[in-house]
Context: one part of a larger RNA
Molecule: large-subunit ribosomal RNA, domain V
Organism: Patescibacteria group bacterium
RNA sequence: UUUACGAUAAGACGAAAAGACCCCGUGAAGCUUUACUGUAACUUGAUAUUGGAAUAGGAAUACACCUGUUCAGUAAUAGGUGGGAGCUUUGCACUUUUGUGCAAAGCAUCAGUGAGAUACCACCCUUGUAUAUUUUUAUUUCUAAUCCCGAUUUAUUCGGGAGACAGUAUCUGGCUGGCAGUUUAUCUGGGGCGGAUGCCUCAUAAAGAGUAACUGAGGCGCUUAAAGGUUAACUUGGCACGGAUGGAAAUCGUGCUGGACGUACAAAGGCAUAAGUUAGCUUGACGGCAAGACCUACAAGUCGAGCCGAGAGGAAACUCGAACUUAGUGAACCGACACUUGCUUAUAGGAGCGGUGGAGAUCAACGGAUAAAAGCUACUCCGGGGAUAACAGGCUGGUUUCGCUUAAGAGUUCAUAUCGACGGCGAAGUUCGGCACCUCGAUGUCGGCUUAUCCUAUCCUGGGGGUGAAGAAGCUCCCAAGGGUUUGGCUGUUCGCCAAUUAAAAGGGUACGCGAGCUGGGUUCAGAACGUUGUAAAACAGUUCGGCCUCCUAUCUAUCGUAAA
Numbered sequence: 001u002u003u004a005c006g007a008u009a010a011g012a013c014g015a016a017a018a019g020a021c022c023c024c025g026u027g028a029a030g031c032u033u034u035a036c037u038g039u040a041a042c043u044u045g046a047u048a049u050u051g052g053a054a055u056a057g058g059a060a061u062a063c064a065c066c067u068g069u070u071c072a073g074u075a076a077u078a079g080g081u082g083g084g085a086g087c088u089u090u091g092c093a094c095u096u097u098u099g100u101g102c103a104a105a106g107c108a109u110c111a112g113u114g115a116g117a118u119a120c121c122a123c124c125c126u127u128g129u130a131u132a133u134u135u136u137u138a139u140u141u142c143u144a145a146u147c148c149c150g151a152u153u154u155a156u157u158c159g160g161g162a163g164a165c166a167g168u169a170u171c172u173g174g175c176u177g178g179c180a181g182u183u184u185a186u187c188u189g190g191g192g193c194g195g196a197u198g199c200c201u202c203a204u205a206a207a208g209a210g211u212a213a214c215u216g217a218g219g220c221g222c223u224u225a226a227a228g229g230u231u232a233a234c235u236u237g238g239c240a241c242g243g244a245u246g247g248a249a250a251u252c253g254u255g256c257u258g259g260a261c262g263u264a265c266a267a268a269g270g271c272a273u274a275a276g277u278u279a280g281c282u283u284g285a286c287g288g289c290a291a292g293a294c295c296u297a298c299a300a301g302u303c304g305a306g307c308c309g310a311g312a313g314g315a316a317a318c319u320c321g322a323a324c325u326u327a328g329u330g331a332a333c334c335g336a337c338a339c340u341u342g343c344u345u346a347u348a349g350g351a352g353c354g355g356u357g358g359a360g361a362u363c364a365a366c367g368g369a370u371a372a373a374a375g376c377u378a379c380u381c382c383g384g385g386g387a388u389a390a391c392a393g394g395c396u397g398g399u400u401u402c403g404c405u406u407a408a409g410a411g412u413u414c415a416u417a418u419c420g421a422c423g424g425c426g427a428a429g430u431u432c433g434g435c436a437c438c439u440c441g442a443u444g445u446c447g448g449c450u451u452a453u454c455c456u457a458u459c460c461u462g463g464g465g466g467u468g469a470a471g472a473a474g475c476u477c478c479c480a481a482g483g484g485u486u487u488g489g490c491u492g493u494u495c496g497c498c499a500a501u502u503a504a505a506a507g508g509g510u511a512c513g514c515g516a517g518c519u520g521g522g523u524u525c526a527g528a529a530c531g532u533u534g535u536a537a538a539a540c541a542g543u544u545c546g547g548c549c550u551c552c553u554a555u556c557u558a559u560c561g562u563a564a565a
Stems, first nucleotide, its partner, number of pairs: 001565008010557003014551002022385004027381002029377004035182005042174002045171005051142012064129002068125001076118001079124005086107009146162006185197003194214001198220006221366001223323002228282007236260001237257006262271002265328001267326003286309004292303003298367001311320003334360001337357004342353004392439001393437001394435003398432001400428006409419002446521001447519003451513001452510005459484003462479006486500005527545004531540003
């Protein structure tokens, strides 16, 4: 060195199970509720099944009667209008009847008053009463529908109770996690919490345009009948000096400066020929169009000479289709409204549709999924992701540890025996982080046990320099990693505190070494409880009790032992 056998389990990111944690899916399911929409059940009313009476109240109709007070008038309680010269009652006579005649009585006409005149007739108005019919409400009652109980007979009748209620059916209002179907956004240096989501200005933006980030600094969701148009005129602000009250600052004068003022509002770019500040007249803050451009995936957005019409200002030339410019916003669908040449229709002076116009959106998650929508899951499931978190590794090195440098100061004096502020520069890769690069078709996670191996920035033991080293004991620095670096109490603890020792009780790396070596106390499933939060389902780096550690079988590498060559 090779081979064989026997061992050990460090590695083969060993095997097993398309990770259960985490995220994602316009996935699923279970559960909750003051999510949305329904719905069983319950309940309200109407109608039907459903009939007879009485009483009370109301209404309508019919009929009869009653009722009506200004003043004047007079015998007087004048409802209205019209007709109207006679009418009514009693007695007698005649007459088939209707009726006629006579006598008596009464009332009218007349007169008078008044806006209106009475008897009588007709049609009505108002008030109330009585009757009848119909209807309605309420209460009571009856029994024959219907229901319940009992008996006897079985092609069902009787007795009792309830009774037109109840029950049932249809329609209807309410209530309704009892049940059902669903929704519950995205961005995001993992997700959640927070914040944001459309538009405008500047910077980032690298001298055309454009250009990202949970980059930085700010605004908007309007306003104005003048703050628009035009014509004409004017010049702001600051500083200095001077000047009554008068001051830092009011108004006045001179000089200097020059755009610093002002612009309805953010910022930027503009603006004195003013776009700034005033005054006069006004409504172009027009109707119909539009060559051509800018911008741009689309859809949108922006500018616009010029033409027609009718106007405003100006002597005119001309200017005017809002505002110094860039924000001040919302597509379709839907229904409503105004107007309207059109279309459809069983005519239509109707109905529906279309066209034009303006209005209705914090559709603000602002290119707007629906008219209409929140949560929990540790009881969970599926599909995926190392596109994305927790462990470990990697990169980084803010933080951490250690070192160097400067030396204000402390050290009686004296920066540097020793300590060293404010600062500066590094190293290491043990902390907490940042990033999200391998791994989610699985790289098992804290601590302990067992068993190690390495580093030195050395705790002890060894050798030395300095000392504010007399000796002893120390302090500090240099060399040095050979060996060593305790036992207990409490806690799951690492750590830490305590006790007793020791020469000393150093610090680290090794997947915070080591679970195919052990443990399983902690963390981190399902059960249960407390506190707290939540309406609840449930939740809590809050607590508490409980809670399955697979491969008896090692193929290869590695290591050890034995044997042989």